[in-house]
Annotation:
Model confidence (mean pLDDT): 75 of 100. A computed fold for a 378-nucleotide RNA from a Bacillota bacterium, annotated as Bacterial RNase P class A. The gene name in the source record is rnpB. NCBI's taxonomy places the organism under Bacteria, Bacillati, Bacillota. It matches the Rfam family "Bacterial RNase P class A". From the family's description: Ribonuclease P (RNase P) is a ubiquitous endoribonuclease, found in archaea, bacteria and eukarya as well as chloroplasts and mitochondria. Rfam classes the family as a ribozyme.

RNA sequence: UAACUGUCUUGGGUAACCGCGGAUCGAGUCGAUCUGAGGAAAGUCCGAGCUCCAUAGGGCAAGAUGCUGGAUAACGUCCAGGGGGGGCGACCCCACGGAAAGUGCCACAGAAAAGGAAACGCCGGAUAAUAUAGGGAAUAGUUUCAAACCAUUCCGAAUAUAUCCGGCAAAGCUGAAAAGGUGCGGUAAGAGCGCACCAGCGGUCGAGGAAUCGACCGGCUUGGAAAACCCCAUCUGGAGCAAGGCCAAAUAGGGGAGAGAUAAAACGGCCCGUUUUUCUCCCGGGUUGGCUGCUAGAGACGCCGGGCAACCGUCGUCCAAGAUAAAUGGUUACCGCCUGUAAAGGUACAGAACUCGGCUUAUAGAGACAGUUAUUUU
Numbered sequence: 001u002a003a004c005u006g007u008c009u010u011g012g013g014u015a016a017c018c019g020c021g022g023a024u025c026g027a028g029u030c031g032a033u034c035u036g037a038g039g040a041a042a043g044u045c046c047g048a049g050c051u052c053c054a055u056a057g058g059g060c061a062a063g064a065u066g067c068u069g070g071a072u073a074a075c076g077u078c079c080a081g082g083g084g085g086g087g088c089g090a091c092c093c094c095a096c097g098g099a100a101a102g103u104g105c106c107a108c109a110g111a112a113a114a115g116g117a118a119a120c121g122c123c124g125g126a127u128a129a130u131a132u133a134g135g136g137a138a139u140a141g142u143u144u145c146a147a148a149c150c151a152u153u154c155c156g157a158a159u160a161u162a163u164c165c166g167g168c169a170a171a172g173c174u175g176a177a178a179a180g181g182u183g184c185g186g187u188a189a190g191a192g193c194g195c196a197c198c199a200g201c202g203g204u205c206g207a208g209g210a211a212u213c214g215a216c217c218g219g220c221u222u223g224g225a226a227a228a229c230c231c232c233a234u235c236u237g238g239a240g241c242a243a244g245g246c247c248a249a250a251u252a253g254g255g256g257a258g259a260g261a262u263a264a265a266a267c268g269g270c271c272c273g274u275u276u277u278u279c280u281c282c283c284g285g286g287u288u289g290g291c292u293g294c295u296a297g298a299g300a301c302g303c304c305g306g307g308c309a310a311c312c313g314u315c316g317u318c319c320a321a322g323a324u325a326a327a328u329g330g331u332u333a334c335c336g337c338c339u340g341u342a343a344a345g346g347u348a349c350a351g352a353a354c355u356c357g358g359c360u361u362a363u364a365g366a367g368a369c370a371g372u373u374a375u376u377u378u
Stems, first nucleotide, its partner, number of pairs: 001374010012335007020036007038349001042360002045358005050240004057272004062236005067081005082096001083094004097231002102229002105224002121168007130160003135155005141149002180198006199221001201218007244292004254283006263277004299318004304313003336347004
C1' cells in the first nucleotide's frame, strides 16, 4: 500500500418564525420551564412479566429441543469447550442423542442395493470332436549310404472351441454407495490368508469437571439416511391489554328447546380427580360513552470487584412519549457528509400503541479498534 476477517459508534446539526401532545408551577382562557418515535419501533418467529379461566392436580395424546458445561426470569437465545466441515490464514458454518428395538426407503444403471450375491469372468479336473506350426512313429519316393528333402497315415502333450463338476469374490463394468481402504507377499487362481500403515469396533491404562482425547493390545470388520415413521432424554395448561377492572346510561328481569344431583357446568382434545351450583344452547332487543390498565422498570449510565466469556455484585447518578383515529411537525437560511473540475445533484432503512429479553429481515454513507495474507522499504 492492497485485499480480507471480527467487534463497536453514528446515521444529521444550528438559528429564527409559526403550530401540536404530556408533566409541573402560576394564572385565567393565557404564560413560563422541561420533555416528546428506533437500531431495528418492522416480522409476530420464540420466551417471559402482568390479567382472566380457577380452588387446583395426575395421566394419555399433541408439540418443541437434542454434543458437554455454564449464563439467564426464561427461551428454540447467548458464552466457553468438544466433534465434523470450509478457508493459505485471521476466522466462518453445523437440524451435533439412537440405524444389532421395529416398520418403510435407496431412482436409473448394474449379476446383485443389506447380509442378499455371480451374468461376463479367473483357476483346477473330466469328457468329446475338430483345427494346428512344432514333436514322435510308420510307409512310399528323391538321394551313393547316412543326414536331408517331399507325400500320405497314425499317435498326441499343449493351445483354441464346446459341455459338465469343483474352488473364487481378487480384478473389471455400473453406481452416491458393492462383505473396511492402500501396498507388498502368498496361492492352482484368489481372499485379512499373512504383514505394514490407516479407518472402524472392543478391552486396559492415562489426561480432563464433562463432551472427548492420547498410548498400548486384539478377534480381524456390524451400508446410507431418522429436516421418514419411530425409540430415548428433557421441557410445555389455555386465551390474551380488543386481557381485565370501575362508573354512567339504556332496554324486553323477552321468547323457545334440552338436561336436572345416579345431573349439569368449569378447565385447547380425551380420561381420572377436584370445585361450584341449577346450568347449557338458539332467536330477538338495548348499550357500544367515560375512567383505568398506561409506564419507576428482571430500568439506563458510570467507577470498582469477581469471572476466559456470556454475565453477576456493591456503590453513585438519572427519570428521557403515553397518544386514542391517532401529537412528536412546517417554512426559511446556513452548515455537516457523499459524487463532481465546476455548475449542480444527493443525504439510507424507516415511525411508538401494555412492557421487557432474544432471533430474523431492511439499511445511502461516515468513522474507530484489533487481527490475517501478499508486496515493498527501513